Small-subunit ribosomal RNA from an uncultured organism, 1435 nucleotides, folded computationally.
[in-house]
RNA sequence: AUGCAAGUCGAGCGAUGAAGCUCCUUCGGGAGUGGAUUAGCGGCAAACGGGUGCGUAACACGUGAGCAACCUGCCCUGAAAUCCGGGAUAGCCCGCCGAAAGGUGGAUUAAUACCGGAUGUGGUUCCGGACCGCAUGGCCCGGACACUAAAGCUUGUGAUGGCGAUUCAGGAGGGGCUCGCGGCCUAUCAGCUUGUUGGUGGGGUAACGGCUUACCAAGGCAAAGACGGGUAGCUGGUCUGAGAGGAUGAUCAGCCACACUGGGACUGAGACACGGCCCAGACACCUACGGGUGGCAGCAGUUUCGAAUCAUUCACAAUGGGGGAAACCCUGAUGGUGCAACGCCGCGUGGGGGAUGAAGGUCCUCGGAUUGUAAACCCCUGUCACCAGGGACUAACCAGCCGGUUCGUAGCCGGCUCUGAAUUAACCUGGAGAGGAAGCAGUGGCUAACUCCGUGCCAGCAGCCGCGGUAAUACGGAGACUGCAAGCGUUACUCGGAUUCACUGGGCGUAAAGGGUGCGUAGGCGGCCAAGUGUGUCAGGUGUGAAAGCCCGGGGCUUAACUCCGGAAUUGCGCUUGAAACUAUUUGGCUAGAGUCUCGGAGAGGUACGCGGAAUUCCAGGUGUAGCGGUGAAAUGCGUAGAUAUCUGGAGGAACACCAAAGGCGAAGGCAGCUUACUGGACGAGUACUGACGCUGAGGCACGAAAGCGUGGGGAGCGAAAGGGAUUAGAUACCCCUGUAGUCCACGCUGUAAACGUUGUGCACUAGGCCUUGGAGGAUUCGACCCCUUCAGGGCCCAAGCUAACGCGAUAAGUGCACCGCCUGAGGACUACGGCCGCAAGGCUAAAACUCAAAGGAAUUGACGGGGGCCCGCACAAGCGGUGGAGCAUGUGGCUUAAUUCGAUGCAACGCGAAGAACCUUACCAGGGCUUGACAUGCAGCGGACCGGCGGUGAGAGCCGCCUUUCCUUCGGGACUGCUGCACAGGUGCUGCAUGGCUGUCGUCAGCUCGUGUCGUGAGAUGUUUGGUUAAGUCCAGCAACGAGCGCAACCCCUGUCCUUAGUUGCCAGCGCGUUAUGGCGGGGACUCUAAGGAGACUAACCGUGUUUAACGGUGGGAAGGUGGGGAUGACGUCAAGUCAGUAUGGCCCUUACGUCCUGGGCUGCACACGUGCUACAAUGCUCGGUACAGCGAGUAGCGACACCGCGAGGUGGAGCCAAUCUCCAAAGCCGAGCCCAGUUCAGAUCGGAGUCUGCAACUCGACUCCGUGAAGUUGGAAUCGCUAGUAAUGCUGCAUCAGCAACGGCAGCGUGAAUACGUUCCCGGGCCUUGUACACACCGCCCGUCACGUCAUGAAGCCGUCUCGCCCGAAGUGCGUGCGCCAACCGCAAGGAGGCAGCGGCCUAUGGUGAGGCUGGUGAUUGGGACGAAGUCG
Repeated sequence: AUGCAAGUCGAGCGAUGAAGCUCCUUCGGGAGUGGAUUAGCGGCAAACGGGUGCGUAACACGUGAGCAACCUGCCCUGAAAUCCGGGAUAGCCCGCCGAAAGGUGGAUUAAUACCGGAUGUGGUUCCGGACCGCAUGGCCCGGACACUAAAGCUUGUGAUGGCGAUUCAGGAGGGGCUCGCGGCCUAUCAGCUUGUUGGUGGGGUAACGGCUUACCAAGGCAAAGACGGGUAGCUGGUCUGAGAGGAUGAUCAGCCACACUGGGACUGAGACACGGCCCAGACACCUACGGGUGGCAGCAGUUUCGAAUCAUUCACAAUGGGGGAAACCCUGAUGGUGCAACGCCGCGUGGGGGAUGAAGGUCCUCGGAUUGUAAACCCCUGUCACCAGGGACUAACCAGCCGGUUCGUAGCCGGCUCUGAAUUAACCUGGAGAGGAAGCAGUGGCUAACUCCGUGCCAGCAGCCGCGGUAAUACGGAGACUGCAAGCGUUACUCGGAUUCACUGGGCGUAAAGGGUGCGUAGGCGGCCAAGUGUGUCAGGUGUGAAAGCCCGGGGCUUAACUCCGGAAUUGCGCUUGAAACUAUUUGGCUAGAGUCUCGGAGAGGUACGCGGAAUUCCAGGUGUAGCGGUGAAAUGCGUAGAUAUCUGGAGGAACACCAAAGGCGAAGGCAGCUUACUGGACGAGUACUGACGCUGAGGCACGAAAGCGUGGGGAGCGAAAGGGAUUAGAUACCCCUGUAGUCCACGCUGUAAACGUUGUGCACUAGGCCUUGGAGGAUUCGACCCCUUCAGGGCCCAAGCUAACGCGAUAAGUGCACCGCCUGAGGACUACGGCCGCAAGGCUAAAACUCAAAGGAAUUGACGGGGGCCCGCACAAGCGGUGGAGCAUGUGGCUUAAUUCGAUGCAACGCGAAGAACCUUACCAGGGCUUGACAUGCAGCGGACCGGCGGUGAGAGCCGCCUUUCCUUCGGGACUGCUGCACAGGUGCUGCAUGGCUGUCGUCAGCUCGUGUCGUGAGAUGUUUGGUUAAGUCCAGCAACGAGCGCAACCCCUGUCCUUAGUUGCCAGCGCGUUAUGGCGGGGACUCUAAGGAGACUAACCGUGUUUAACGGUGGGAAGGUGGGGAUGACGUCAAGUCAGUAUGGCCCUUACGUCCUGGGCUGCACACGUGCUACAAUGCUCGGUACAGCGAGUAGCGACACCGCGAGGUGGAGCCAAUCUCCAAAGCCGAGCCCAGUUCAGAUCGGAGUCUGCAACUCGACUCCGUGAAGUUGGAAUCGCUAGUAAUGCUGCAUCAGCAACGGCAGCGUGAAUACGUUCCCGGGCCUUGUACACACCGCCCGUCACGUCAUGAAGCCGUCUCGCCCGAAGUGCGUGCGCCAACCGCAAGGAGGCAGCGGCCUAUGGUGAGGCUGGUGAUUGGGACGAAGUCG
């Protein structure tokens, strides 16, 4: 769009007149009857029912009252009456206009339409009287000139019938009006109002009323929130909650408002009317362009918007409504059905048995576990759905007939007939078959439920915390599990949890929060006694609190949801009766609160005038000379034109030393030399008076540091700004030299502070102790002080109690009362906008968007501090010697390379892994090969001994061939071995941030902990702190601690003295032999020594100090003395420290290669840089000659003597030795000589040549020797290392690795052998106690601001939209005025009159126009700040 949702009545009226029937017929039809149908007149309804929530903050709603100020159709009851007339008009018919919608003229007609008259029970009006009431007033009675009604229809055998119409009275139900109380936000809306508030007269309404109008008066409302703005229909109820509350107002029910937007009236009982009218506007449609039509927020349905919301269905059978006498008609009300798991309820998807614990899946420690009785399988059942058959209730009515009751044909009751949209649906019976029927979310914690794989800060998850960077229970998949289940999750919203707006039921010292302080208005609160009243309060009764809902008890659908009945409840409001303690109020009294009075003393309380001395500065003069001043150090500055210093005099301003104090006063801010005047308050003692006069205090008023502002003074010192000098990377600072405002005074502003006790004011109560200020009393004294008591202040320490703790504690932060102020996460923001104040600066009041998951308090343990105290350490200092400069060696970085394999990286990597890189090692690179493999185990098959030897090829590995050759046996085979194949081997591939083990480091520092007890809400503390002492948490003393453990020390080893035992290979005093000489020999055990056991040292002794403890200082003795010296030994832990390349090992990765073999190369590469060393630079040295003294060790594939050769490295040769036996073995030193300060007789690099040795092999790439060559280097910048005694320094020796050696390295040994330490201020590291902390990855921490970039929200200015007010225009329309035009009813013979209408006027007024103002939005190449963002910039 479209269809339907309000009609009905012919028994009100005229007209129309179908079917049928009867009669006639010229068969065309006509007449009669009949009455279907239909528009119109007329009546009733249409104001109900249905929809929606725009508007409305209002008597709109709820609740309770009132109307003596009102209306009421249909319905009920009662009384009365229903008489006589009249003129029109629709329709119909005939014209005309118009596209249509529609309009217009003429003729004619009816009524339950309209009009006139009669009657008047009554009603209205007026008058008189009785009674009553809360005022206006109500009601009743009587009287009177006057005014005032009607309609008929119908059936029948009949009736006093029925239905209507009229007047009045009453009722029921409905409505109108008024009032008390109740329920949103905003004060960044504080003043609003002129019909406004009241009165009088007029008008108007059903009715009161400024409802309206004229006049008069000037009122009315408001902090208990007027007026304005925003939002909103209200309620019963609903959701939530233990409740109190909070949120909400779908469905159902009551009320209100609205009907395209705005205005208006008409009709009517009722409307200012959803499906009526008029006007204006917007929109849409039709049109012949002239003009018309429309209003789904009725039911369906459409379109648009949107995350999203149904059928253009059936029926009036039931319930209800309208009309009708009724049949009946109408009814998108309603009853049904349809669609949507949208909600609530019920049911099913099967039940029982069933272990080889099947298969499959998943996991796995490979054993198994789990899915899981789950399945299969066996035995059953049959709900729902399906098939077949049967099959209701809802139906009672109305109407007709019959009967009963009745005066009755009314009404009611009973019987029969009749009526079903839903609807073949419920329900019942039978049948078949486990057959057709399970999903969603979750599994890190909150929160029930866990593994694997994939991914690798990616992809993703996420409600909060947070997961993900290679082992993810957090992502994705799988399996398993958990929770719900025809649903499950998500999203949005509400309440709860949240005592987190706190009435129940919170707070404000430090967490957010006490107003800067006082005075005081309103308000709140308020002492004792008595009486009255009865406001609050309490009790009883009563009315109301609609129904539904909730709750309880029953009933009906198989149950439930649902529904019916009854009860309770509805905590409220009204009325009434009573009580009188408390509260309130009235009256009378009291003195304990408060105040007045008298006397007294204290005080930087305030204001004003005056006075004083010290000091600074300046001026003048004197003395005097080169500096002064200033700093960490300086400089700017001042000074020879005479400063600073010093003396005298003068000027001027500001502030008041000592007294002085934890002291005093004040409301707070604040107040300090002295005197005087004026003045406020507090305190003590006293008694007289007033008689609750009190406390607090929103607004208000006053005061209010410093800085700042205005006007005028003043200006010594100090001193923002400014200038200069320094410091510094810079230094718009800190320091220094100047210096203007200001600081001072008067007057006026400002009104803020960490205005703090971060603690509002007042009153009361609740253990003590000490000090102090002012007063009084007592006691005492000659007098005072000390002392006791008490009042008012100022402080400290504590009890109970409170507190999160810290702390507070009669000056409360304790226990209570009264009142005020304030708080509600952090940032944004002590901000923006608006308002008020201010001259300005600015102040007061005070948000939001947005961002974050914190911000914050107190306390604890650590760590840290350019905090403090105490104490250690070659930490500094005092010393000695080095490094850093040179050359070389070696390691590292870097560079290079085919490869320069890998690791170690501040101390704590860098002569480190590596105690030996030419091949090997070797992990790297190039090339050549192998594939069960170089190596291990097992199985199967085939073959053979293995071993060994030979040939070819090749760089070799390898490849291809050949020869030789077993043992055992139960004869199957086995041992051993080769090949083929399968399992597997192998990997120095990755991850030391998956690990074990080991190691480094703090640090050989003295610490780190536990049990029990005690303290603390707790983290934690105590012990372990404190006083001494020590190398030491070593020991002592004390102590709410008492003990214990790991560390320290000791026990162990070496060394220093002695003893015992034992004497070979060691030793040799005495005895003997022998030699040129030598323990060479016999002997010896004495000594040295060797190596086993013991002794010794413990602050033991003495003196002193000390707590007369621990211990320390000293002395003697002693080989050794206070740990004798050295070593081994490394607490709890820290560094994700180091190592997957020593080994082990989880996971990942490679498998004809990332495995393995071989040849060659590389790890040795060289512009550079660093670390660690060696050798030097020389005379304390170098060279040459002579000469003396060790220890640790090593040695048979070894050490290798003596001898010989070679200048030498070395060679020849081989004694001895498996070692206290043999061998390898010192140098510095000492004695003597030379050199004479130089690049040398220093230094030795580099290069040339010649050699030796090892080795398969010295080219890349070995060491050593000889000859020659003879570089740098003359003591090393900044910086930096080691060492406190047999140490440093210096000299040499040995050993491991090893064929040899790049060793100058490492580990040991002995020789020679110092210097210095005042001391702990400083640097570094450490220990204990304490303190601060915004740090806790712990100062290499944390963190602030500008700038640059990006994103987001927001303010301002600019530019564009709603409400109010003024003015202009003024539609429709009511009422008013006018009405000369027009008109049937009545009067009149007529003229005309009465009455009415049109028209016109003016008032009001919608929309519109215009101007001003307010409010609230929007906007983008503007601008301001804010928030957030990755590893940006500057400090």

Model confidence (mean pLDDT): 84 of 100. The sequence is in RNAcentral, with records from ENA, Greengenes and SILVA. Rfam family: Bacterial small subunit ribosomal RNA. Its family is annotated with ribosome and structural constituent of ribosome in the Gene Ontology.